[in-house]
RNA sequence: AAAGCAGGUUGGGUGGUCGCUCUGCUGGAUAGGCCAGUGGGGAGGAAAGUCCGAGCUCCGCAGGGCAGGGUGGUCGGUAACACCGACGGGCAGUGAUGCCACGGAAAGUGCCACAGAAAAUAUACCGCCCCGUGAGAUAUGGAUAGUCGUUCUCUCACGAGGUAAGGGUGAAAAGGCGAGGUAAGAGCUCACCGUUCCGAUGGUGACAUCGGAAGCAUGGUAAACCCCACCCGGAGCAAGGCCAAAUAGGAGAGGAGAGGUGGCCCGCCUCGUUUUCCACUCUCGGGUAGGCCGCUUGAUCCCUGUGGCAACAUAGGGACCAGAUGAAUGUCCACCCUCGACAGAACUCGGCUUAUAGGCCUGCUUUGGCU
Numbered sequence: 001a002a003a004g005c006a007g008g009u010u011g012g013g014u015g016g017u018c019g020c021u022c023u024g025c026u027g028g029a030u031a032g033g034c035c036a037g038u039g040g041g042g043a044g045g046a047a048a049g050u051c052c053g054a055g056c057u058c059c060g061c062a063g064g065g066c067a068g069g070g071u072g073g074u075c076g077g078u079a080a081c082a083c084c085g086a087c088g089g090g091c092a093g094u095g096a097u098g099c100c101a102c103g104g105a106a107a108g109u110g111c112c113a114c115a116g117a118a119a120a121u122a123u124a125c126c127g128c129c130c131c132g133u134g135a136g137a138u139a140u141g142g143a144u145a146g147u148c149g150u151u152c153u154c155u156c157a158c159g160a161g162g163u164a165a166g167g168g169u170g171a172a173a174a175g176g177c178g179a180g181g182u183a184a185g186a187g188c189u190c191a192c193c194g195u196u197c198c199g200a201u202g203g204u205g206a207c208a209u210c211g212g213a214a215g216c217a218u219g220g221u222a223a224a225c226c227c228c229a230c231c232c233g234g235a236g237c238a239a240g241g242c243c244a245a246a247u248a249g250g251a252g253a254g255g256a257g258a259g260g261u262g263g264c265c266c267g268c269c270u271c272g273u274u275u276u277c278c279a280c281u282c283u284c285g286g287g288u289a290g291g292c293c294g295c296u297u298g299a300u301c302c303c304u305g306u307g308g309c310a311a312c313a314u315a316g317g318g319a320c321c322a323g324a325u326g327a328a329u330g331u332c333c334a335c336c337c338u339c340g341a342c343a344g345a346a347c348u349c350g351g352c353u354u355a356u357a358g359g360c361c362u363g364c365u366u367u368g369g370c371u
Base pairs, nucleotide, nucleotide: 001367002366003365004364005363006362007361008360009359010358012336013335014334015333016332018330020042021041022040023039024038025037026036027035028034044342048353049352051351052350053349054348055347056236057235058234059233063266064265065264066263068232069231070230071229072228073087074086075085076084077083088102089100090099091098092097103227104226108225109224110221111220112219125167126166127163128162129161131159132158133157134156135155136154137153141152142151143150144149175193176192178190179189180188194216195214196213197212198211199210200209201208202207240293241292242291243290250284251283252282253281254280257271258270259269260268300319301318302317303316304315305314306313307312
């Protein structure tokens, strides 16, 4: 200097005019609504998605079970989580680092197109070896015997047998590689690796290292069904509560059952059990849809100390930071500048995912040059 990896931060600024909204104080008005002055506050890192988890509210079962759903290496963190941290294993990268839907295929079932001989109780297409039969060749080849000839050798065809090493097909083909052995081959034998089991050491653990034994399963796939382990009441701020107002305390049917906040069963509770009413269920019809609360002090934020590799915990100090409800932060002017991306709260919070112009800072890696 260039190229990268990880993290943090910002997300136009300054001044002025007019305007919007919440709130404190003062004054006026006043049932209330409202007006004036003055002080303070007023959209995000994702407010998006609505994918997880909770806080909070309601439901007299929220108790037990089945079905169903979720998670899936180990150990920690947290209110909790499918999140975060560290570690282990695997993969990618020269590396800093990043990613993983990383329990089980020897409980069972299913699937693996096409190609290929054969795709798992799996085969022999080409090839290799050996035997038999037939035919041919035989080089200035070897042996025999001078010649014919015989035999060794080679080629082709057919038949029978052996083979799974080599080749082909494929994503994947009877563990891999090397040597020996064999008629040719094969864990057939041996060494190394892989696999399984046993032991030792280290570690909380996943696991790692070392040693020994056994020729040892003829694959993959569970993001297929399934098995195993652990976890799970439901509904949701349009939750829920208060006030005011209006209508028709309307009409009909039901039956010993009905109801009880996802489904089914058991249990439990409430109401009721044929006369009526009421409760409950269903059908038809009518009224209201207004105001207030919930609504912002929070598992909140910042700084420092201690403990911890870290996530985080804890102690002390400091801060108050939107609460709209047809939905508030806008307009104009001037200057600066990195010339402005993605994009607006609606009960709140912890995460994840997605989108994102430009700027700044920190640590680390690789390459090149100089000293």
About this RNA
Bacterial RNase P class A from Candidatus Latescibacteria bacterium 4484_181, 371 nucleotides, folded computationally. Rfam family: Bacterial RNase P class A. Rfam classes the family as a ribozyme. Gene Ontology terms of the family: ribonuclease P activity, dimeric ribonuclease P complex and tRNA processing. The prediction has a mean pLDDT of 75. Of the family's consensus pairs, 92% are formed in the model.